Record summary:
A computed fold for a 99-nucleotide RNA from Advenella faeciporci, annotated as Glycine riboswitch aptamer. Model confidence (mean pLDDT): 78 of 100.

[in-house]
RNA sequence: GUAACGCCAGCUGGAGAGAGGUUGUUUGGCAACCCACCGAAGGGGCAAGCAGUUUAUAUAACUGCAUAAACUCUCAGGUAAAAGGACAGGGGGAGAGGC
Numbered sequence: 001g002u003a004a005c006g007c008c009a010g011c012u013g014g015a016g017a018g019a020g021g022u023u024g025u026u027u028g029g030c031a032a033c034c035c036a037c038c039g040a041a042g043g044g045g046c047a048a049g050c051a052g053u054u055u056a057u058a059u060a061a062c063u064g065c066a067u068a069a070a071c072u073c074u075c076a077g078g079u080a081a082a083a084g085g086a087c088a089g090g091g092g093g094a095g096a097g098g099c
Stems, first nucleotide, its partner, number of pairs: 007093002011089003018035001020034005036079003042075001043073003049065006
């Protein structure tokens, strides 16, 4: 400074998986517990790479450092609708803190 990237708020689109059982309630909603599932709030983990050691040598083995995802884990969250929702698109905006 806001042209680009990024940041902020909003609009639009936006998947997956039991409208499960028991109890608290007269019913519903909600909550707790139990079983079964999902991955796209959030969160955790791993490669390549670098260094060293061993071996005759090595693109092999071992050790350490190191970083990422829409991969993976399922802590959290979720499994009718509503809400939420990674991410994407169009436009808009310009700091933060205190009182």

Background: RNAcentral holds the sequence, with entries from Rfam.